[in-house]
Context: one part of a larger RNA
RNA sequence: GAUUGAACGCUGGCGGCAUGCUUAACACAUGCAAGUCGCACGAGAAAGGGCUUUGGCCUGAGUAGAGUGGCGGACGGGUGAGUAACGCGUAGGAAUCUGCCUGGUAGUGGGGGACAACUCGGGGAAACUCGAGCUAAUACCGCAUACGCCCUAAGGGGGAAAGCGGGGGAUCUUCGGACCUCGUGCUAUCAGAUGAGCCUGCGUAGGAUUAGCUAGUUGGUAGGGUAAAGGCCUACCAAGGCGACGAUCCUUAGCUGGUCUGAGAGGAUGAUCAGCCACACUGGGACUGAGACACGGCCCAGACUCCUACGGGAGGCAGCAGUGGGGAAUAUUGGACAAUGGGCGCAAGCCUGAUCCAGCAAUGCCGCGUGUGUGAAGAAGGCCUGCGGGUUGUAAAGCACUUUCAAUUGGGAAGAAAAGGGUCUGGCUAAUACCUAGACUCCUUGACGUUACCGAUAGAAGAAGCACCGGCUAACUCCGUGCCAGCAGCCGCGGUAAUACGGAGGGUGCAAGCGU
Numbered sequence: 001g002a003u004u005g006a007a008c009g010c011u012g013g014c015g016g017c018a019u020g021c022u023u024a025a026c027a028c029a030u031g032c033a034a035g036u037c038g039c040a041c042g043a044g045a046a047a048g049g050g051c052u053u054u055g056g057c058c059u060g061a062g063u064a065g066a067g068u069g070g071c072g073g074a075c076g077g078g079u080g081a082g083u084a085a086c087g088c089g090u091a092g093g094a095a096u097c098u099g100c101c102u103g104g105u106a107g108u109g110g111g112g113g114a115c116a117a118c119u120c121g122g123g124g125a126a127a128c129u130c131g132a133g134c135u136a137a138u139a140c141c142g143c144a145u146a147c148g149c150c151c152u153a154a155g156g157g158g159g160a161a162a163g164c165g166g167g168g169g170a171u172c173u174u175c176g177g178a179c180c181u182c183g184u185g186c187u188a189u190c191a192g193a194u195g196a197g198c199c200u201g202c203g204u205a206g207g208a209u210u211a212g213c214u215a216g217u218u219g220g221u222a223g224g225g226u227a228a229a230g231g232c233c234u235a236c237c238a239a240g241g242c243g244a245c246g247a248u249c250c251u252u253a254g255c256u257g258g259u260c261u262g263a264g265a266g267g268a269u270g271a272u273c274a275g276c277c278a279c280a281c282u283g284g285g286a287c288u289g290a291g292a293c294a295c296g297g298c299c300c301a302g303a304c305u306c307c308u309a310c311g312g313g314a315g316g317c318a319g320c321a322g323u324g325g326g327g328a329a330u331a332u333u334g335g336a337c338a339a340u341g342g343g344c345g346c347a348a349g350c351c352u353g354a355u356c357c358a359g360c361a362a363u364g365c366c367g368c369g370u371g372u373g374u375g376a377a378g379a380a381g382g383c384c385u386g387c388g389g390g391u392u393g394u395a396a397a398g399c400a401c402u403u404u405c406a407a408u409u410g411g412g413a414a415g416a417a418a419a420g421g422g423u424c425u426g427g428c429u430a431a432u433a434c435c436u437a438g439a440c441u442c443c444u445u446g447a448c449g450u451u452a453c454c455g456a457u458a459g460a461a462g463a464a465g466c467a468c469c470g471g472c473u474a475a476c477u478c479c480g481u482g483c484c485a486g487c488a489g490c491c492g493c494g495g496u497a498a499u500a501c502g503g504a505g506g507g508u509g510c511a512a513g514c515g516u
Base pairs, nucleotide, nucleotide: 007516008515009514010513013368014367015366016365017364018363019361020360021326026324027323028322030321031320032319035071036070037069040068041067048059049058050057051056078279079278080277087204088203089202090201091200092199093198096196097195101192102191103190104189105188106187107186108185109143111141112140118133119132120131121130122129123128149158150157151156163184164183165182166181167180168179171178172177205251206250207249212242213241214240217239218238219237220236221235222234223233224232254276255275256274257273258269259268260267261266281302282301283300284299285298304315305314306313307312332358334357335356336355340354341352342351343350344349371401372400373399374398381392382391383390384389405462407457408456409455410454411453415448420442421441422440423439424438425437426436427435465510466509467508468507469506470491471490472489476505477504478503479502480501486493487492
């Protein structure tokens, strides 16, 4: 000199864009952060309103809220404790899986028995739970069929499915529908895409005051296991494998794109944003599933906190806010799903502390303002003085203007694309139904928001500080003090004329900041 997720001191007008627990992966009150589907299924309230012969009936409403079932809770969000490792980066590889999505092929026939909800009964303080009975399904299980598919000793053997919704001219009808057609599901399989698992070369801290390390250890055979290669696991056999090109051990650390600095080489670093990894009170385990050994799932153990009728139970903010604590130090228990994106749903829509916004903080960067011109009697006052004057200083006053920003008041974009209704034209079809694609048109949807931006009104009106002035280093005098009080980054100042301490006047440098 440059830089910062900074902090502290003094000061502080506005806006835009960013950023904001670096410390205790410390403990957490409260609220919210993952639901959705009635176009899978059975069952189904109440308040309120109306009627009434006071028994009840209709509506609310097949609504709410539960339950079975499906999909999603493996994404999104957080943190960096662990990890010196195929963890990451880069370049390759073969022995794999992949829900939803895209394309192709072949099917979607006929049966059965349950379990919730519900009813009845019981236990418990609660959490919850037990028994009996009834019932539906895209829940569950057989049978049939098998183009692909799987196994095979090549003869053969094995294995599937589910319906739901819209519309309809004939025909049939038990008046439910059959049947036709469209849409969407379901089953099997082949490809694709996407995502994921695995292996390898090279690169990726410090310490030799760590020199030897290793028995599933290294390899083989056989078997098991996995989606998959493999000591991944087991049995047997062999005695190997790694190491001064640093094994092993110890310490430290998430890695990268990047960031800061530097002319570069290099050095330091890994906040925000993006990719990967790891973790979710601590340790262990599996279940479900296409995918987890699962942050807001389950089980066990432990520590801690809470409830209890003492028998037993409940919990996990390293999600968003917020609290205590720690600390030099880091924000609101805000608004909205309007946009972007995600989950579910045919859709309308619902959910979304992701996200978009707002609030707080000069924390940073950038921009603007705090007036402009004129004005010598060089006013007054201050300071200095050699007492003549000099300086503050065109500075002020005065005169003439302007009104950015802020204030008040009016207007006012864009972020909005869709979805929905209507008309027309195509596709499908027996069909001018339905459904669907396109065009035109109508009607609306904004948290921000009293938005950005534009106009009007008034008046210089509301807006400057901080550090320094001995040398380095731009900037000097007076007074006070008297090795005291004090200063100091280094050299060093101060013991009676201190440009170095304290104050004043003046000056220098930066400026909504300035210093440390």